[in-house]
RNA sequence: GUGAGGCGCGUCUAGGGUUCCGUCCCGCUCCGGCGGGGGCCUGGUCCGAGAGAUGCAGGCGGCAGGCACGCAGCCGCCCCACGGCGGGACAAAAGCCCGGGAGAC
Numbered sequence: 001g002u003g004a005g006g007c008g009c010g011u012c013u014a015g016g017g018u019u020c021c022g023u024c025c026c027g028c029u030c031c032g033g034c035g036g037g038g039g040c041c042u043g044g045u046c047c048g049a050g051a052g053a054u055g056c057a058g059g060c061g062g063c064a065g066g067c068a069c070g071c072a073g074c075c076g077c078c079c080c081a082c083g084g085c086g087g088g089a090c091a092a093a094a095g096c097c098c099g100g101g102a103g104a105c
Base pairs, nucleotide, nucleotide: 008056009055010054011053012052015047016046020044021043022041023038024037025036026035027034028033058078059077060076061075062074063073065071080100082103086098087097088096
C1' cells in the first nucleotide's frame, strides 16, 4: 500500500411513523354510539440500531478437576468505527434493509 472478515439470536433504548387502540376537532344520534378528519396528538400496540445498552450463543487465553480423546466448572479478553445521495419493505416512517456499501480520514 492492497484485500477480506468483524457473524447469529433475545430483551430494551435513542430514534421513527400512524394500520389498530386511545386522544383532539367536526357532523349525526334512538345518548348506547356511529361516521369523517388530525401524527406540527404526550401516549399503548407497532418498527427499531455495524458505528446504543444488556443477555444468550460463539471464539481465544489461563486456572484447577479428571484423563484415552474429549468434556463440564471458574476467571479474563472479544478492540476500533466519520459517513451520504438514492432505492426498498410493511399502514407508514426511521439511526430498519441495501450498508462496517459509495465516499472521506